[in-house]
RNA sequence: GCGCGGUUAGCUCAGUGGUAGAGCACUUCGUUUACACCGAAGGGGUCGUAGGUUCAAUCCCUACACCGCGCACCA
Numbered sequence: 001g002c003g004c005g006g007u008u009a010g011c012u013c014a015g016u017g018g019u020a021g022a023g024c025a026c027u028u029c030g031u032u033u034a035c036a037c038c039g040a041a042g043g044g045g046u047c048g049u050a051g052g053u054u055c056a057a058u059c060c061c062u063a064c065a066c067c068g069c070g071c072a073c074c075a
Base pairs, nucleotide, nucleotide: 001071002070003069004068005067006066007065010024011023012022013021018055026042027041028040029039030038048064049063050062051061052060
């Protein structure tokens, strides 16, 4: 340098045009002498960045950034 995959909640991931979700974690309450387990409720997101297409974009297109894999080049 070229190709492919990835970037969504604190973590691991789903969602692939029509109001952003799950598990774990976190907070509160119940339970307990207390802790854990268990039950109930709750908080937390500019969906990597910037443009474009569209009535409407996390989703489609382009560029860039970062991460991973492969290939090429290398005195």

This is a predicted structure of a 75-nucleotide RNA (transfer RNA) from Candidatus Doudnabacteria bacterium RIFCSPHIGHO2_02_FULL_46_11. The RNAcentral record of the sequence draws on ENA. Rfam family: tRNA. The family's RNA type in Rfam is transfer RNA. Gene Ontology term of the family: triplet codon-amino acid adaptor activity. Its mean pLDDT, the model's own confidence on a scale to 100, is 82. Taxonomically the source falls in Candidatus Doudnaibacteriota (Bacteria, Bacteria candidate phyla).